The part of an RNA shown here (large-subunit ribosomal RNA, domain II) has 697 nucleotides and comes from a Candidatus Babeliales bacterium. It matches the Rfam family "Bacterial large subunit ribosomal RNA". Lineage of the source: Bacteria > Bacteria candidate phyla > Candidatus Babelota > Candidatus Babeliae > Candidatus Babeliales. Its mean pLDDT, the model's own confidence on a scale to 100, is 81. RNAcentral holds the full RNA, with entries from ENA.

[in-house]
Context: one part of a larger RNA
RNA sequence: GCCAACGAGUUAUACUUACGUUGCAAGGUUAAGUUUUGAAAGAACGGAGCCGUAGCGAAAGCGAGUCUGAAUAGGGCGACUAGUAACGUGAGAUAGACCCGAAACCCAGCGAGCUACCCAUGUCCAGGAUGAAGUUUCAGUAAAAUGAGAUGGAGGUCCGAACCGGUAAAGGUUGAAAACUUUUCGGAUGAGGUGUGGGUAGGAGUGAAAGGCUAAUCAAGCUGGGAGAUAGCUGGUUCUCUCCGAAAUAUAUCUAGGUAUAGCCUUGCUGAAUUUGUUGUGGUGGUAAAGCACAGUUUAGUCUUUGGGGGCGCAAGCUUACCGGGACUUUACUAACUCUGAAUGCCAUAAUUUUUGAAAGCAGGAGACAGACUGUGGGGGAUAAGCUUCAUAGUCGAGAGGGAAAAAGCCCAGAUCAUCAGCUAAGGUCCCUAAAUAUCUGUUAAGUGGUAAAAGAAGUGAAAAUACACAGACAGCCAGGAUGUUGGCUUUAAGGCAGCCAUCAUUUAAAGAGUGCGUACAAGCUCACUGGUCAAGUGUUUUUGCGCUUAAGAACGAACGGGGCUAAACAGAUUACCGAAGCUAUGGCUAUAUAGUAAACCUCGGUUUAUUGUAUGGGGUAGGAGAGCGUUCUUUGAUAGAUACAAGCCUGACUGUAAAGACAAGUGAUGUUGAUCAAAGAAGUGAAUAUGUUGGU
Numbered sequence: 001g002c003c004a005a006c007g008a009g010u011u012a013u014a015c016u017u018a019c020g021u022u023g024c025a026a027g028g029u030u031a032a033g034u035u036u037u038g039a040a041a042g043a044a045c046g047g048a049g050c051c052g053u054a055g056c057g058a059a060a061g062c063g064a065g066u067c068u069g070a071a072u073a074g075g076g077c078g079a080c081u082a083g084u085a086a087c088g089u090g091a092g093a094u095a096g097a098c099c100c101g102a103a104a105c106c107c108a109g110c111g112a113g114c115u116a117c118c119c120a121u122g123u124c125c126a127g128g129a130u131g132a133a134g135u136u137u138c139a140g141u142a143a144a145a146u147g148a149g150a151u152g153g154a155g156g157u158c159c160g161a162a163c164c165g166g167u168a169a170a171g172g173u174u175g176a177a178a179a180c181u182u183u184u185c186g187g188a189u190g191a192g193g194u195g196u197g198g199g200u201a202g203g204a205g206u207g208a209a210a211g212g213c214u215a216a217u218c219a220a221g222c223u224g225g226g227a228g229a230u231a232g233c234u235g236g237u238u239c240u241c242u243c244c245g246a247a248a249u250a251u252a253u254c255u256a257g258g259u260a261u262a263g264c265c266u267u268g269c270u271g272a273a274u275u276u277g278u279u280g281u282g283g284u285g286g287u288a289a290a291g292c293a294c295a296g297u298u299u300a301g302u303c304u305u306u307g308g309g310g311g312c313g314c315a316a317g318c319u320u321a322c323c324g325g326g327a328c329u330u331u332a333c334u335a336a337c338u339c340u341g342a343a344u345g346c347c348a349u350a351a352u353u354u355u356u357g358a359a360a361g362c363a364g365g366a367g368a369c370a371g372a373c374u375g376u377g378g379g380g381g382a383u384a385a386g387c388u389u390c391a392u393a394g395u396c397g398a399g400a401g402g403g404a405a406a407a408a409g410c411c412c413a414g415a416u417c418a419u420c421a422g423c424u425a426a427g428g429u430c431c432c433u434a435a436a437u438a439u440c441u442g443u444u445a446a447g448u449g450g451u452a453a454a455a456g457a458a459g460u461g462a463a464a465a466u467a468c469a470c471a472g473a474c475a476g477c478c479a480g481g482a483u484g485u486u487g488g489c490u491u492u493a494a495g496g497c498a499g500c501c502a503u504c505a506u507u508u509a510a511a512g513a514g515u516g517c518g519u520a521c522a523a524g525c526u527c528a529c530u531g532g533u534c535a536a537g538u539g540u541u542u543u544u545g546c547g548c549u550u551a552a553g554a555a556c557g558a559a560c561g562g563g564g565c566u567a568a569a570c571a572g573a574u575u576a577c578c579g580a581a582g583c584u585a586u587g588g589c590u591a592u593a594u595a596g597u598a599a600a601c602c603u604c605g606g607u608u609u610a611u612u613g614u615a616u617g618g619g620g621u622a623g624g625a626g627a628g629c630g631u632u633c634u635u636u637g638a639u640a641g642a643u644a645c646a647a648g649c650c651u652g653a654c655u656g657u658a659a660a661g662a663c664a665a666g667u668g669a670u671g672u673u674g675a676u677c678a679a680a681g682a683a684g685u686g687a688a689u690a691u692g693u694u695g696g697u
Stems, first nucleotide, its partner, number of pairs: 001697006011095003015092010027051003033045004055062002065077004098236002101233001105226006116200009125190001127159003130155001134151006163187003168183004202218001204214003239628006249262005264367001265365006274358001277352008289340001290338002295334003300329006307323002309320004371396010401412003416588004421584003427578003430563003436575001438574006449565001455549002459546010476533005482506003487501003512527001516525002589618013629686001631683009645671001648667002651664002654661002
């Protein structure tokens, strides 16, 4: 892991509350107990007590009223009636209270045969080395000191076995071993090792101190008990079908992953159009937009000033590219500006819709209070985020189906069941792949399509404006492009062309006191401008469609889903087809409403059941409501069997809307106190999941 069995909303209470059923009813009811009967069950008695029949007030008290009050006022709470007992069901309360799960806390014991420390008493330490003090001899000294030799045998001394330890490495790591092995290494007469006996323990011991150790357990041992501790936390919670169907918000919270009340769901009762949606009408408002009339900010100009500063002037005064004020014109901006001002919204009202009964109210039961994305309007952030926080709508959540290659939240569309029928939506129609290699008109040449900006460009299409042009334009080619003059100044030079100033005139078809190159200066080439040749359009600007560059990365294709496409791309128009669980068609199931028919009951009003038709519905998590299936046991009644039969086990192609149920074959060691059926009742009543428990494998 798999299989089997077991495994979770139970039980109690003269408790509370609602609904249902039954009895009695202004009443209802007995409890303990007693009597009786008996195998048991039961029956009768028992009215203590409880609930109701009257309330109000703190109370005295009064009483259909009462309290407050000075009040006969006003106001508060009441009155004009239905209860009660039992049973069942839902929920609550109190109990372990759906089940499993802590770490912990407390109490009483058991542990120092492991280990820590201590006490008592024993025991162990091969061999080798070093050679302290002291002693002695000799030297030495006045005597000492001192030196040398010998002797001696000290030491938490040295080397190194046993013994104790555990430095490093390798191995081992489902080990040979729940701490080891090998090699290596430290101590090895000491604060040494070790045997035996004894002592100290759980907030306590012991500790050369590491929170170490106290029996493979230690920041508080182990065993039993309190004990089913508590767990706003995690996990799990077992058959079926039918109807409806949420929320992820507000407020409060030692509150934020919990809970309470409200909102939203459901069931029952009351209720009646007061409701919802749509349309029309009438209101409401200060948002979007817009505007500058106010407030504040802001651009440019004109005028003004008896404001200040600067300059000139003796002064009067004049002046000012300075700093301000005012007026007018002008350019803009604003969540906390508004002379204005929509659309949506909201309110009212009429019509329509809704009688298969809306809204609302009362009562029982909930769940939910972690939301997500998308569009739109904002705040925060960086007009970042699959970001965050509001509002509003949708979808998901709780929604399957088709499309977007694939896909919670996008687009289409809401799945009762069946059908080898049809029509469509979004989206598509060359092949993969169902349907157009459809039609018409354009565009694109970039595989643009099938990623991206500022910016750039004789890409190309369309629409405009403007200039020149058969009196010949634009481009090319041929020719001219001169004179005063080398203009003046400057300069070594400056002659069109270093620089400064001026920039005239003449001849002309035209020709600058010169556009660029060039020279030391000249020279030289060229341009403007003009003529000729040629022959029809040429230049400039603006707007716009589609393209181009900008555009370099990580294994290749990998930025059309692929093949591939020049349309099978893009824009516009048209027709046809495909395409979903949508719609239609045909048939079935079911809920509700309604009409009819039949039966039963009946208070003769109707109610219930069955059936036929019609209409409208039948996605669904949490959750509410309803109807059933099966298991075990009990009661009552019934049934089957000798050619034995039943339960159980096992196989099968059967039936039912589901849980499930028949029938048949095989097996059947056991059973007759059993088995089966019907109607009731009671539950240890249904498993796939809890790292569930036990067993098997």